[in-house]
RNAcentral holds the full RNA, with entries from MGnify.
Large-subunit ribosomal RNA, domain VI from a soil metagenome, 264 nucleotides, folded computationally.

Context: one part of a larger RNA
RNA sequence: CGUAGGAAAUUUGAAGGGAGUCGUCCCUAGUACGAGAGGACCGGGAUGAACUGACCUCUAGUGUACCAGUUGUUCUGCCAAGAGCAUUGCUGGGUAGCUAUGUCGGGACUGGAUAACCGCUGAAAGCAUCUAAGCGGGAAGCCAACCCUAAGAUGAGAUUUCCCACUCUUUAAGAGUUAAGACCCCAGGUAGACUACCUGGUUGAUAGGCCGCAGGUGGAAGAGCAGUAAUGCUUGCAGCCGAGCGGUACUAAUUGGUCGAGGA
Numbered sequence: 001c002g003u004a005g006g007a008a009a010u011u012u013g014a015a016g017g018g019a020g021u022c023g024u025c026c027c028u029a030g031u032a033c034g035a036g037a038g039g040a041c042c043g044g045g046a047u048g049a050a051c052u053g054a055c056c057u058c059u060a061g062u063g064u065a066c067c068a069g070u071u072g073u074u075c076u077g078c079c080a081a082g083a084g085c086a087u088u089g090c091u092g093g094g095u096a097g098c099u100a101u102g103u104c105g106g107g108a109c110u111g112g113a114u115a116a117c118c119g120c121u122g123a124a125a126g127c128a129u130c131u132a133a134g135c136g137g138g139a140a141g142c143c144a145a146c147c148c149u150a151a152g153a154u155g156a157g158a159u160u161u162c163c164c165a166c167u168c169u170u171u172a173a174g175a176g177u178u179a180a181g182a183c184c185c186c187a188g189g190u191a192g193a194c195u196a197c198c199u200g201g202u203u204g205a206u207a208g209g210c211c212g213c214a215g216g217u218g219g220a221a222g223a224g225c226a227g228u229a230a231u232g233c234u235u236g237c238a239g240c241c242g243a244g245c246g247g248u249a250c251u252a253a254u255u256g257g258u259c260g261a262g263g264a
Base pairs, nucleotide, nucleotide: 001152005163006162007161008160009159010158011157015149016148017147018146021049022048023047024046025045026044027043033038051106052105053104054103055102059100060099061098062097066093067092068091069090070089071086072085073084074083075082076081110144111143112142117137118136119135120134164263166176167175168174181259182258183257184256185201186200187199188198189197206252207251208250209248210247211246212245213244215241216240217239222235223234224233225232226231
């Protein structure tokens, strides 16, 4: 821009894409078959490999603004307690998120038309013949079925709901103010390179703060007590704490602006 008014939401599915794999064991059954050795079709069940999708409850990683321990050094006047630097100084753990090695799921079932091939009926050609007319069976393959995209499918589809029929003029497929609605702008994230998408904007829990909880670390500082001291114990499941789950308008989403039909 189009989809012959303007919007919001929900959809149909032309078409396109993805997937499509394989093993082992058990039962049927030591049956059919076979002198024996051996050993099935058909059918049913179980369990795996690789591949693949989603997710983070568990397991295991990462987790440079979380917690603790610790070395050297500089500084906060000193002690104590801390801060900076040294690869995040090093080390032990670790929330959310992101992950696999973890968890759950998938290939299926089924139908149709067929290939090679196997047939029925059957002439040409009194026989024979699956074929010439006609009619069946038949594959991991094909078309559906399963998953995803999808009306620019210009063949532009459908449904529901909302907004109306204004003003001016040079009467034009004109201009303008608006409606429903949308955007700008702002607080953000389930989204993200940007954009887009999604949530919210005071009639508000969108982010921060604060409060509570979960969770992590692992017992803070100060003081008291014990010990010559190093240190230990008590106060005390302590103190501290990023992203998680709730609550709460304290702070910031102010005020405002722009666009948007009049139905050939």
It matches the Rfam family "Bacterial large subunit ribosomal RNA".